Order: sequence, then structure tokens, then C1' cells
RNA sequence: GAGACAUCCGAGCCGAAGCCCGACAGGGCACGGGGGAACCAAGUUCGUGGGGUGAAGCCGCGCAAGCGGCGGGGGCGCCUCUUGACCCUAACCCGGCAGCUAACCUCGCAGGCUAAACAAAGGGAGGAAUU
Repeated sequence: GAGACAUCCGAGCCGAAGCCCGACAGGGCACGGGGGAACCAAGUUCGUGGGGUGAAGCCGCGCAAGCGGCGGGGGCGCCUCUUGACCCUAACCCGGCAGCUAACCUCGCAGGCUAAACAAAGGGAGGAAUU
């Protein structure tokens, strides 16, 4: 935007979660995560264990709920710098165990939103179109 509805189509945002093949199941590429030598780092064990994904940490007040500060993250063609206001600062997982880490091994590839999402302002870089 269309439609009575179901739903379909399009443009975007957070996120790794996009593209292609396939009737489906599924597969491939891209992207993302974990484990895993030497060297380096690291005493070992126990416990209030320890560790991982993620922006989601630290400190203070409070019985708690929660509040505050600093820090971190997000927003319209794309990259980048500065400024302002606004918003978020969760959740989940491993299971006694993992530093880094080449080879190698392995896993994920969801979900949730939208004009009521800053189509914010000022620069830089780059690209495209036209003449």
C1' cells in the first nucleotide's frame, strides 16, 4: 500500500542471523560464536566455584522494590568525526571445566519492531546520475 477477513507486496530498524539451489527434507556460500599447540602468561587446591554469548559493566544509597553516578549500546542510501535531545543497559547457556593459540574440531544462522523507528544539526570522505 492492497484486501471484508485470512493474507499478500514494498521500504526500513535492532541482531551474526543475508544470498543462492531445492517440490519438500535439506544443502552451499557469506556472516557470527566456542574449543584447541608451541611461545608467552599463569603456583596448586578449597570456597562465597569457575566460564561463555551479549551493549547490558563498575560504584554509591536503600530491608527490599528501586534510585542515582560513571561507563557501554541504538536510530533511515553507505562510511566517518563532532554536537544535542531521546531510548536501552536484558536475558540465556555450560556444568566442576576451558588463558592466549597455527593446524584441526565444532556450533549458530533466530527472534522482535516501524512513520508514535531522531527521516536531528554541522563537517569530511566516497559513489551515482545529468550536462

Notes:
A computed fold for a 131-nucleotide RNA from Cohnella nanjingensis, annotated as c-di-AMP riboswitch aptamer (ydaO/yuaA leader). The coordinates come from a structure-prediction model, not an experiment, and the mean pLDDT is 79. The source organism's lineage runs through Bacteria, Bacillati, Bacillota, Caryophanales and Cohnella. The model forms 92% of the base pairs in the Rfam consensus.